[in-house]
Context: one part of a larger RNA
Molecule: small-subunit ribosomal RNA, central domain
Organism: uncultured bacterium
């Protein structure tokens, strides 16, 4: 160079945006760069194939072809692919009117619980477990009632249901914002697909500064429990969290363990979002279409579990990755971080 994989066997990047690059619809016209067809010059000789011929055969030689798949000039084709021009509405986008929606960002409000506080009532336990004890309580506690503070997270509705590329994303009001779907076919005229590098965003936990702290709750204290218990229970309680601003990390079973985009291939059924029609009208109902999210299945497909218009079927198109186990996602450089690591990535032993 090549082969053959990636749901679970080793392999789809956590998602997106996009450069450079591949790779790109429909029509007619030109070029004539790939492309094909004829040629000219070269592609040394030997050797190697093929004929014939020399040593008594062979090796061995000798002579002729033929190859030398290639480079160079020239002529001729134009269907592909290229390029230039011209034109098109189906991809793609704009535009208008509609619509769903826990999509983002702020700001203001709110009710239930909790914890604490002050008061009133009230007067011995009260919490807790498998039973117990720490603990708390006559300095008045649990209960209960009225008042105040406070902070985080929003219960029914709530759904195999919505929305977002992914992370994720659930109280109410307002602003400010992205995107989707649906109907008109008014405009543009291939503007597209994908994507090495690149760039953004990226749960949690952590790291800096600063603030907030009810409740939870490593660390640590105690109290059980056991042979013992640096654990599971229990009583507390620091960080941190969770919670806020900015700044940083940049991972995860970041899962559908299943790149993105597009064409094409039997139904059925239940959900959510338009929209047309139908029945005088109308709640409802039906028939049709467009999107979207389940479910089961036909043929194919698969090792089998399963998958099947949301493909794991048929196939283009572009990129990531894979290539027997450990060692090892370390070492080592590099490189990015405040760190904590993170991202890149061997080998020697060995089976």
């Nucleotide at each position: 160079c090549u082969g053959g994989g990636c749901u679970u066997a080793a392999a789809g990047c956590g998602c997106a945006u996009g450069u450079a690059g591949g790779c790109g619809g429909a029509u007619c016209a030109u070029c004539a760069g790939g492309u094909g067809u004829c040629u000219u010059g070269u592609g040394a000789a030997a050797g190697c194939c093929c004929u014939c011929g020399g040593c008594u055969c062979a090796a061995c030689c000798g002579a002729g072809g033929a190859a030398c798949u290639g480079c160079u000039g020239g002529g001729c084709a134009a269907a592909c692919c290229g390029a230039u021009g011209a034109u098109c509405u189906u991809g793609a986008g704009g535009c208008a009117g509609g619509u769903a929606g826990g999509g983002g960002c702020a700001a203001c409000g709110g009710g239930a619980a909790c914890u604490c506080u002050u008061g009133g009532u009230g007067g011995a336990g009260c919490g807790g477990u498998g039973g117990a004890a720490u603990g708390c309580g006559u300095a008045g506690a649990u209960a209960u009632c009225a008042a105040g503070a406070g902070g985080a997270a929003c219960g029914c509705c709530a759904g195999a249901g919505g929305c977002g590329a992914a992370g994720g994303c659930g109280c109410g009001u307002u602003g400010c914002u992205g995107g989707g779907c649906c109907u008109g076919u008014c405009c543009u005229g291939a503007c597209g697909c994908u994507g090495a590098g690149a760039u953004g965003c990226g749960a949690a936990a952590g790291c800096g500064u600063g603030g907030g702290u009810a409740g939870c709750g490593a660390a640590c204290g105690g109290g059980a429990u056991u042979a013992g218990a640096u654990a599971c229970c229990c009583c507390g309680g620091u960080a941190g969290u969770u919670c806020c601003a900015c700044g940083c990390c940049c991972u995860a079973a970041a899962c559908g363990a299943u790149g993105u985009c597009a064409a094409c291939u039997a139904g059925a059924u239940c959900g959510a979002g338009g929209g047309u029609u139908c029945u005088c009208u109308g709640a409802c109902g039906g028939a049709u279409u467009c999107u979207u999210g389940g479910u089961c299945g036909a043929a194919a497909u698969g090792a089998a579990a399963a998958c099947g218009g949301u493909a794991a079927g048929u196939u283009g198109a572009c990129c990531g990755c894979c290539u027997g186990g450990a060692g090892a996602g370390u070492a080592c450089g590099g490189u990015c971080g405040c760190a904590a690591g993170g991202c890149u990535a061997a080998a020697a032993c060995u089976c």